[in-house]
RNA sequence: GCGGGGGUAGUUUAACGGUAGAACUUCUGCCUUCCAAGCAGAGAGUGAGGGUUCGAUUCCCUUCGUCCGCU
Numbered sequence: 001g002c003g004g005g006g007g008u009a010g011u012u013u014a015a016c017g018g019u020a021g022a023a024c025u026u027c028u029g030c031c032u033u034c035c036a037a038g039c040a041g042a043g044a045g046u047g048a049g050g051g052u053u054c055g056a057u058u059c060c061c062u063u064c065g066u067c068c069g070c071u
Stems, first nucleotide, its partner, number of pairs: 001070005007064001010024004018054001026042005047063005
């Protein structure tokens, strides 16, 4: 330099154009003599910029950082 994979919550990850889900974690409450466990609830997210579209995590372009390969 070229090609490819992936970038979504604090972490691990779903979602092939139509309200972004789950698990763990955190917080609150219940339970318990206390803690842990258990139960109920809440908070928290699409790497950045632009384009297409009625509508974009999804499609297109640029860019950033990461992994793999080729030279």
A computed fold for a 71-nucleotide RNA from Paenibacillus polymyxa SC2, annotated as transfer RNA.
NCBI's taxonomy places the organism under Bacteria, Bacillati, Bacillota, Bacilli, Paenibacillus polymyxa.
Its Rfam family is "tRNA". Rfam's curators write: Transfer RNA (tRNA) molecules are approximately 80 nucleotides in length. By type it is a transfer RNA.
A source record names the gene tRNA-Gly-TCC-4-1.